[in-house]
Formats: sequence, structure tokens, C1' cells
RNA sequence: GGGCCCUUAGCUCAGCUGGCUAGAGCGUCCGGCUCAUAACCGGCAGGUCCGGGGUUCGAGUCCCUGAGGGCCCACCA
Repeated sequence: GGGCCCUUAGCUCAGCUGGCUAGAGCGUCCGGCUCAUAACCGGCAGGUCCGGGGUUCGAGUCCCUGAGGGCCCACCA
């Protein structure tokens, strides 16, 4: 220098062919159960979807650009 992939809740991830209000598991917190703790059961909260711009009636999803991370190739020495 070239190519490809990833970035969504505290963590690990899903989200199809753009469609009404963005989800799951784990964890935190609250409650139940227990002599008590763990396990187990019930419930709440938590995200303007990496930043910016564009297309569209409508964008997590499509396009452009930037940032961070990963893999492969090339080059240099």
C1' cells in the first nucleotide's frame, strides 16, 4: 500500500427483503424461598445501535466518509 470482516444494554450476542413501540442470555438491583448462603422462582431498571454526512415517507439495516479492533496479501529492510 491492497482486500475482507467486526463495532447494538455492564458482558456475550441476535436483529431476515428498510416498516409501527430495539431484543435474548448472563450480570447488577428488588422481592420470594432458606436458620443462613448458594442454587432455584418472580419482577424492575439499563441502549438516541462507534462518530459525521447522504438517500428515503421511514435507516440498527442501504450509500459515502472518519475512528477503533481483527484476519489475509504485498512492499521495505